A computed fold for an 88-nucleotide RNA from Propionispora hippei DSM 15287, annotated as c-di-GMP-I riboswitch aptamer. RNAcentral holds the sequence, with entries from ENA. It matches the Rfam family "c-di-GMP-I riboswitch aptamer". Its family is annotated with cyclic-di-GMP binding in the Gene Ontology. Its mean pLDDT, the model's own confidence on a scale to 100, is 81. Taxonomically the source falls in Propionispora hippei (Bacteria, Bacillati, Negativicutes, Propionispora).
[in-house]
RNA sequence: AAAUGGAAUGGGCAAACUCAGCCGAAAGGUGAGGACGCAAAGCCAUGGGUCUAAAGGGUUAGCUACCGAUGACUGCCAGGCUGCGAUU
Numbered sequence: 001a002a003a004u005g006g007a008a009u010g011g012g013c014a015a016a017c018u019c020a021g022c023c024g025a026a027a028g029g030u031g032a033g034g035a036c037g038c039a040a041a042g043c044c045a046u047g048g049g050u051c052u053a054a055a056g057g058g059u060u061a062g063c064u065a066c067c068g069a070u071g072a073c074u075g076c077c078a079g080g081c082u083g084c085g086a087u088u
Stems, first nucleotide, its partner, number of pairs: 002088003012038002017033004022029002036075001042081003046078003049073003056067002
């Protein structure tokens, strides 16, 4: 310097679930607990995918069906960037 993810050090992260006079229209997020898992479960919504459907549109006498991403999810799959230790 490159490759790998079989074993593993110091450690790191934290699903479901619970709680919150928290943020949000919702999806979701945040904080505390928790621990199913993770060798990038570190970072980036770039492509696909998924969730929600506020503004707005639209229907209706009205309720409401419906459309609608500029809102989210990277612990769904790719791609990009970075990185500890180990092995070769």